[in-house]
């Protein structure tokens, strides 16, 4: 300190999330010790039971227990037991009495407050006990009341009630009295306004208490200190403005009352004040602080444990006592709730300490001890103390310790994975050796916490006090903590392991189960799910959860923004408010500096120190960043008071404008009306059609009238604060600029709240309407058109007056001020006559630096620098919605949310791809033309059907005469069915055999089975080898996954494109290169150029083929020469020639002209066989389609294994209402039938091809010969010459069908070709549409092959012959390439998306009603009490009773705001793989 997440990449804005820390925690797993902490966070719900506040006999009466004494009496074991009595003694139940009980220990309910905290103040006070000091204690009564005892008596109890006796440090009275207290008044000093202190002087008034062992405690009464309250007052101390006004005791005043004091604390009369935008009031929510957690800090967040201080004690009131209380463990009322009861009455109050229930995720012992430090009492001993100190439970936190150390490779066994003869990891880890003994178990010693205090002695002495000395006092405690024995002996687990985040494989599941903080995993090969092995973190813990704070500068004081991401108010005025020129003097309030006081200890940081360390504690020290006072400085700020001109304003002179208002005028254009001509269609659209029009339209022409809006000028012109303002003119009002002085003197900027203006559209009212024009009707368009388009047309637009308050009200850029390079235009001024050139002011615009800025872009008009002031922002929908409140006649407008809901939304910019965007440019891509398809009949594929099965694949273009280059069996993967568990191939271990085999006979459709005969080799005689048979492994599968792969292939596309390296531009994605101007078939060259090379493609090298040369001539060829033949290169020769097949020339835009700068283009050019890539072929760049194929092979994984293997037979793949595709044949005279005749090339042949002969009408058959082939053989047709058909369903066409037959082959029935005769269907040229082809091309005519026994071939590959017509062209169709433009699209237009409907969920708003809550207000009634008022009764008196009075809690009752719940219905919102209708937006999105 950062990370992860929006996009195909990218920079930015921006939300989510994590990784750190912490916690009074809970929860899952797991657990050895000890130390030092801590522990109801919820129900301030409700308690059972026991303890927590008592003491003092040295106030008192007095004696209930208990203990001694004494005195009797009885019993008898004569010193003992049993009982009476005596307060005598020790002591003491229960009274009275005095001190405490107001502490101390719980809780956070109220409280938003002088409650707190922090400073002052008290000249407006109290203060028991304590401590100084002064001063005093004289004498008197009544006893009542309460007790105790006795004696009556209510009541169930609790509690009472009368009588009799009695004391006090209880009570009452007299006396004494001053530095008390109150009056009045006199002097001195001082302050703070009131006052204060000292000193006087006069009236008046009020004290005591004893005990007693004579020494002490105790008592009164003043002053003073301490302590501890108490009262005021400045500052600070949460959220809501959808809470804006509150307030009658309220302000304040004069008097009295009341209190320890002050004061409206109360009262009574007076005034009408008081608080409030620097937030009154009203609600919600909250104990406050030292501190504690986080942070760099500043801030945020908390208020357990200790400490302070505060409020509270079942719930509300209310006072007595008291020095203090409106009192946790008193008291009285009222309420609620528990309990008892005899039903009349009556107890109680854990928010002490254990403990119980209940709540809840959750939080401990009904323990010991007063030894220690502290409290109450007490003269002390002491007695009391759930305070406390100790102990028990809890891993709840924090810190220490341990589970052993050291050596040990056969790197063991097991496990787990892997490319598996064998190595890898678990691992030095175990085994084993040595060695230690912290904890652990056992024993056995044993501290510190003690000091006081008691007792007892001794000393100074002289009781007593001080002081030594000796004895005593420890819950903890079988402490801690030492020694000593035993043995590695007692002790390791939890999470994670896809990224962020350290750490990886296997196996199971198979969008299932299941994970998940965020992004996301899981649909057959999951490092993500669940196991398992290994591996990482931390370790007696370890991970989830929940909170908080970091990170997040994501509320920005430090430390953010607002053109377009969220975000400048629509404008201007102008108050409060904040900021403000130059200078002089003066204050000293911010401001700075010293001092002094407080800032509470603890806590935090340092440093020392004590527990073995730490954690804990303990010392000092720093700090407590605050407040308060005081001294002082005096730059700046403020303040007071003067001056000043430059900020601003005034004046005066000048131009200037579509600036505002109100009037008055014009002229074109359109409607209408009249009138005239005129004669039929006008009008409108992409074409129409409604609609006008013979009752005269539209055109034209005249006159008239009406409203509205003002062409040309005319502009990035100009005026206005903005919205806006445009024919001419007159009036009235404003305005800014300029220039010149003069004058006022800081008068100034900004501006919440307010006020004023403010497009269009709407509303009102009263006018007006020509044109246009929502609504709306009509016509069309369409699947549908509640649209676009047309053709009427109401409101409305226009006026005058009133509302509304909105706009993409925009420059999406708030208003002032000052600075900050440039170039150019232009507007209105000035200056010097001047149109010319520079110059200055104030405006409008373009463009460029520097600087900014995510970019884009801005740039003196800033969005740059800077200052000051206001408005706005905070993730994206919910939503500018709901409530509510405020304006409005209303429509609405302004203020302005939540629950839920997703992890993005979103700017800028790149690359792509795409447009029914744009230019360029190519292509049989259209055009021009040739001949098909598309009808028909057949062939073949295919879909559908059908079947037992018609096996599987392929399925726009790129599936369909395609795998398949050849289904009768075979092929065959497919159906029946019969059979077999192993055919065949290897091998390795066991068993068995001497065979295998083969021959026959039987079954059977065969596979296949049964029987019979037959049967090896060496050899040391153990056994080997070899064959077989079986038994495990191990095979085998055309069974699945082409979406797990290899490898091959199609298609874009033989299209011109795709990349790299360094260099440069950019923050980057990425550009540039590769674009731009030519030119090419071509990113092919050239030029220009931040590029400069390079590659992969293009072309060329390769192959055929076109000319020729040169070797070479045999099977080929044959000109000359020579033989021969009827007749052939048949033969002797030859090597010209054609052909063969090797080597080579050849052509390159190399030459000419002409454009051009070059590339290059143009030429009927030369020359040449060939000429601008002469044709052809192979040759296919990154790369798309998860394109095809797992049935061609190969391969991972799955799955079958007496069957998904395998063997046979027969069937099937060849089915047939129908559809589609490729072909072939026709349809005919450019023909058909018959007869003659001619001429290839490239192939193929021995289980072949076969010449010739014979027979057959012919398929063929029989015979023969040559060929292992440039030798033999298959083996040419269209053409050419005759003939003949005559236009017709034909002498076209051959389907179908019948007979007859040929070959092939184990076998042609399903299901073969052929032949020969016989039969002769559709078909007369084919609709919509669609195909191929640019020269030896189409078209056309035959050949050959491969496969293969034969063939369904009209296919497919190849070959030769004959041999064209077109192209003007790039406007369109398609397909592609560049460049450029928009984009909301990146799975990428077959994308993206909205919006109703209909379904599930889910949360909100509205609602008739229904039901709470808490606060006011009004009346009514009121307990207890205080206060206060009183004649009758008590009492000698004080005085009480008792009665009335004021105030309240609390209860009633009413009519209203308020805030919640629930609610039939309803209403819109979110959400949800596959729902329905449309196609709104993103491309000109098809009506921007």
């Nucleotide at each position: 300190a950062g990370a992860g997440u929006u996009u195909g990449a990218u920079c930015c804005u921006g939300g989510c999330u994590c990784a750190g820390g912490a916690u009074g925690a809970a929860c899952g797993c797991u657990a050895g010790c000890g130390g030092c902490a801590g522990g109801c966070u919820u129900a301030a719900c409700a308690c059972a039971u026991g303890c927590a506040a008592g003491u003092c006999g040295a106030g008192g009466g007095g004696u209930a227990a208990c203990a001694g004494g004494g005195a009797g009496a009885a019993g008898c074991u004569u010193g003992c037991u049993u009982u009476u009595c005596c307060g005598c003694u020790g002591a003491c139940g229960a009274c009275c009495g005095g001190c405490g009980c107001a502490c101390g220990g719980g809780u956070g309910c109220g409280u938003a407050a002088c409650g707190c905290g922090u400073a002052u103040a008290g000249a407006a006070c109290c203060u028991a006990c304590c401590u100084u000091u002064u001063a005093c204690a004289g004498g008197a009564g009544a006893a009542u009341a309460g007790a105790g005892c006795c004696u009556u008596u209510a009541g169930a109890a609790a509690u009472g009630a009368a009588g009799a006796u009695u004391a006090a440090u209880g009570c009452u009275c007299c006396a004494u009295a001053g530095u008390a207290u109150c009056a009045u008044u006199g002097a001195u000093u001082g302050g703070c306004a009131u006052c204060a202190a000292u000193u006087g002087a006069u009236a008046a008034u009020u004290a005591a208490a004893c005990a007693u062992u004579u020494a002490u405690g105790g008592g009164u009464a003043a002053a003073a200190g301490a302590u501890g309250g108490c009262u005021a007052u400045g500052c600070g101390u949460u959220c809501u403005a959808u809470u804006a006004g509150c307030u009658a005791g309220u302000a304040g005043g004069u008097a009295a009352g009341g209190u320890a004091a002050c004061g409206g604390c109360u009262u009574a009369c007076c005034u009408a004040g008081g608080c409030u935008a620097c937030g009154a009031u009203a609600g919600a929510u909250a104990g406050g602080g030292g501190c504690c957690c986080u942070g760099a800090g500043a801030g945020g967040g908390g208020g357990a444990u200790c400490c302070c201080c505060c409020a509270c004690a079942c719930u509300g009131g209310u006072a007595c006592u008291g020095a203090g209380a409106c009192a946790c463990g008193g008291a009285c009322c009222a309420g609620a709730c528990u309990c008892c009861u005899a039903c009349g009455g009556g107890a109680g109050g854990c928010a002490g300490c254990a403990g119980u229930g209940a709540g809840g995720a959750a939080u401990a012992u009904u323990g010991g001890u007063a030894a220690a430090u502290g409290g109450a009492c007490g003269c002390a001993a002491g007695u009391c103390u759930g305070a406390a100190g100790c102990a028990g439970c809890c891993a709840u936190c924090c810190c220490g310790c341990g589970u052993g150390a050291a050596g040990g490779a056969a790197g063991a066994c097991g496990g787990c994975g892997g490319u598996a003869u064998g190595g890898g990891u678990u691992g030095u880890a175990a085994a084993c050796u040595u060695c230690u003994u912290u904890u652990a178990u056992g024993u056995a010693c044993c501290a510190a916490g003690a000091a006081a205090g008691a007792u007892a002695a001794a000393u100074a002495c002289g009781u007593g006090u001080a002081u030594u000395u000796a004895u005593u006092u420890g819950a903890c405690g079988u402490u801690a903590g030492u020694a000593u024995a035993u043995g590695a002996a007692u002790a390791a687990g939890c999470a994670u392991c896809g990224g962020c985040u350290a750490a990886c494989u296997c196996c199971g599941u198979g969008c299932c189960a299941g994970c998940a903080g965020c992004c996301g995993c899981g649909g057959u090969a999951a490092u993500a799910c669940g196991g398992a092995g290994g591996a990482u973190g931390c370790g007696a813990g370890c991970g989830u959860u929940a909170u908080c704070c970091g990170g997040a500068u994501u509320u920005a004081u430090u430390g953010g923004g607002u053109u377009u991401a969220a975000a400048g108010g629509g404008u201007g005025u102008g108050u409060a408010g904040g900021c403000g020129g130059a200078u002089u003097u003066u204050u000293a309030a911010g401001u700075c500096a010293g001092u002094g006081g407080u800032g509470a200890a603890a806590u935090c940081u340092c440093u020392c120190g004590g527990c073995u360390c730490a954690a804990c504690c303990g010392a000092g020290a720093a700090a407590c960043u605050g407040c308060c006072a005081u001294u002082g400085a005096u730059a700046c700020u403020g303040g007071a008071a003067g001056u000043c001109u430059u900020g601003a304003g005034u004046u005066u002179a000048g131009a200037u404008g579509a600036a505002g208002u109100a009037g008055g005028c014009g002229g074109a254009a359109u409607a209408u009306g009249u009138c005239a001509u005129g004669g039929a269609g006008c009008g409108g659209u992409g074409a129409a059609a409604u609609g006008c029009g013979u009752a005269g339209a539209u055109a034209u022409g005249a006159c008239a009238c009406a409203g509205a809006a003002c062409a040309c000028c005319g502009a990035u012109u100009g005026c206005g604060u903005a919205g806006g303002c445009a024919g001419c003119u007159u009036a009235c009002u404003a305005a800014g600029c300029u220039a010149u002085a003069a004058c006022u003197g800081a008068c100034g900027c900004u501006g919440a709240u307010g006020c004023a203006c403010g497009a269009a559209a709407g509303c009102g009212u009263g006018g007006g309407g020509a044109g246009c024009g929502a609504a709306c009707a009509g016509g069309a368009u369409u699947a549908g058109a509640u649209a676009c388009c047309c053709u009427g047309g109401u409101a409305g637009u226009c006026c005058a007056c009133g509302c509304c308050g909105u706009a993409a009200a925009c420059g999406a850029u708030g208003a002032u001020c000052a600075c900050u390079c440039g170039u150019u235009g232009u507007u209105g001024g000035c200056g010097a006559u001047a149109c010319a050139c520079a110059g200055u002011c104030a405006g409008c615009g373009a463009c460029u630096g520097a600087g900014c800025g995510a970019a884009a872009g801005c740039a003196u008009u800033a969005a740059g620098u800077g200052a000051u002031c206001c408005a706005c922002c905070u993730g994206g929908g919910g939503a500018g919605u709901a409530c509510g409140g405020u304006c409005g006649c209303a429509a609405g407008a302004u203020u302005g949310a939540a629950a839920c809901u997703c992890a993005a939304a979103g700017g800028a910019a790149u690359u792509g791809a795409c447009g029914g965007g744009g230019g360029c440019c190519c292509g049989c891509a259209c055009a021009a033309g040739c001949g098909g398809a598309g009808g028909a009949a057949c062939a073949u594929g295919u879909g559908g059907u059908u079947u037992a099965a018609u096996u599987c694949g392929a399925u726009g273009a790129u599936a369909c005469g395609c795998g398949a280059g050849g289904a009768a069996c075979c092929u065959u993967a497919c159906c029946u069915g019969g059979g077999c568990u192993u055919a065949a191939a290897u091998g390795u271990a066991g068993a068995g055999u001497g065979c295998a085999u083969a021959a026959a006979c039987g079954g059977g459709a065969a596979a296949c089975u049964g029987u019979u005969u037959u049967u090896u080799c060496c050899u040391u005689c153990g056994g080997g080898a070899c064959u077989c048979u079986u038994u495990a492994c191990a095979a085998g599968g055309u069974g699945c996954u082409g979406c797990a792969u290899g490898g091959u292939u199609g298609u874009c596309g033989u299209c011109a494109g795709c990349u790299c390296g360094u260099g440069c531009c950019g923050u980057g994605a990425g550009g540039u290169g590769u674009c731009g101007g030519g030119u090419u078939a071509a990113g092919u060259c050239c030029c220009a150029u931040a590029a400069c090379g390079a590659g992969c493609g293009c072309a060329a090298c390769c192959c055929c083929u076109a000319u020729c040369a040169u070797u070479a001539g045999u099977u080929g060829c044959c000109a000359u020469c020579g033989g021969g033949u009827c007749a052939u290169g048949c033969c002797g020769g030859g090597g010209a020639c054609u052909c063969u097949a090797a080597u080579g020339a050849g052509a390159c835009u190399g030459c000419c002209a002409g454009u051009g700068u070059a590339a290059a283009c143009u030429g009927u050019g030369a020359g040449g066989a060939a000429g601008g890539u002469g044709g052809g072929g192979a040759u296919g760049a990154c790369g798309u389609c998860a394109a095809a194929u797992c049935a061609g092979c190969a391969c991972g994984g799955c799955c079958c294994u007496u069957a998904u293997g395998u063997c046979c037979a027969g069937g099937g793949c060849u089915a047939c209402a129908c559809a589609c595709g490729u072909g072939u044949u026709a349809c005919a005279a450019u023909g058909g039938u018959c007869g003659a005749u001619a001429c290839a090339a490239a192939g193929g042949g021995c289980a072949g091809c076969u010449a010739c002969c014979u027979g057959g009408u012919g398929a063929c058959a029989g015979g023969a010969u040559g060929c292992u082939a440039a030798u033999c053989u298959c083996a040419a047709a269209a053409g050419u010459c005759g003939a003949u058909c005559u236009c017709a369903g034909u002498u076209c066409g051959g389907a179908u069908c019948g007979a007859a037959g040929u070959c092939u082959g184990c076998a042609a029935c399903u299901c073969g070709a052929c032949u020969u005769c016989g039969u002769g269907a559709a078909g007369u040229u084919g609709g919509a549409u669609u195909c191929g082809c640019u020269a030896g091309u189409a078209a056309u005519c035959g050949u050959a092959u491969a496969u293969c026994a034969g063939c369904a071939a009209u296919g497919g590959u190849a070959c030769g012959g004959u041999g064209a017509a077109u192209a003007c062209g790039u406007u369109c169709c398609c397909g592609g390439g560049c460049c450029u433009u928009g984009u909301a699209c990146a799975c990428a237009c077959c994308g993206c998306c909205c919006g109703u409907c209909a379904a599930g969920c889910c949360a909100u708003g509205g609602a008739a009603g229904c039901u709470g809550g808490g606060g006011g207000u009004a009346c009514c009634u009121g307990a207890a009490g205080u206060c206060u008022g009183u004649a009758a009764c008590c009492g000698u008196a004080a005085g009480g009773a008792g009665c009335g009075g004021c105030c309240u809690a609390g209860g009633g009752u009413a009519a209203a705001a308020c805030u919640g719940g629930u609610a039939a219905c309803u209403a819109g919102g979110g959400u949800u793989a596959a729902g329905u209708c449309g196609u709104a937006a993103c491309a000109a999105g098809g009506u921007a």
Molecule: small-subunit ribosomal RNA
Organism: uncultured prokaryote